[in-house]
RNA sequence: GCUCUCGUGGUGUAAUGGAUAACACGUCAGCCUCCGGAGCUGAAAAUGGCUGUUCGAAUCAGCCCGGGAGCA
Numbered sequence: 001g002c003u004c005u006c007g008u009g010g011u012g013u014a015a016u017g018g019a020u021a022a023c024a025c026g027u028c029a030g031c032c033u034c035c036g037g038a039g040c041u042g043a044a045a046a047u048g049g050c051u052g053u054u055c056g057a058a059u060c061a062g063c064c065c066g067g068g069a070g071c072a
Base pairs, nucleotide, nucleotide: 001071002070003069004068005067006066007065010025011024012023013022018055027043028042029041030040031039048064049063050062051061052060
């Protein structure tokens, strides 16, 4: 330099182009309890960035950023 692949809450993963982005763990608050690190209820928290396609984009396209693999 070329090609391919991946990027989603704090962490690990889901989500056929279609209704409010789901689940587990974790965090916080409350309840319960002699105590809580157990149990129950609730809350906060994410689509790497920009542009485009589309009635509608996490999903498709282009460029850029970052990780990985292959070729030279």

RNAcentral holds the sequence, with entries from ENA. A computed fold for a 72-nucleotide RNA from a Pseudomonadota bacterium, annotated as transfer RNA. It matches the Rfam family "tRNA".